[in-house]
Molecule: Glycine riboswitch aptamer
Organism: Natronohydrobacter sp.
RNA sequence: CAGCAAGACACGGGAGACGCUGACACGCGAUGUGUCAGGGCCGAAGGAGCAACCGCCCCGGUAAACUCUCAGGCAAAAGGACCGGUCUGGCUG
Numbered sequence: 001c002a003g004c005a006a007g008a009c010a011c012g013g014g015a016g017a018c019g020c021u022g023a024c025a026c027g028c029g030a031u032g033u034g035u036c037a038g039g040g041c042c043g044a045a046g047g048a049g050c051a052a053c054c055g056c057c058c059c060g061g062u063a064a065a066c067u068c069u070c071a072g073g074c075a076a077a078a079g080g081a082c083c084g085g086u087c088u089g090g091c092u093g
Base pairs, nucleotide, nucleotide: 001093002092003091004090006088007087008086009085011084012083013082018039020038021037022036023035024034025033026032040074041073042072046070047068048067049066053061054060055059
C1' cells in the first nucleotide's frame, strides 16, 4: 500500500401492510387514554423449515432477500434486513 473478514456507532439511505371494528374502564368533557376481544393484512428485527452438495449414508450436516408467520409489524414516531460511511483491532500478500 492492497485484499479479506469481524465488532461497534444518538452517522446517511431504507420497503410492505386496517390512522379497522366492537365492548369495558378512566375522565366535567373531547376527535382523549388504557385494557380486552374480533376478523383482515405485511415481511426486511429475531425465530423456524427445506434443495443442490457432503458424510460415518438407518440417519445426519447444511443457504437465502425463498417458504412459514411463533414473535414482530400495519398514520406519524420508534424499529428495520440490506447498502454506504466512520472508528477499532485481526489475518494474508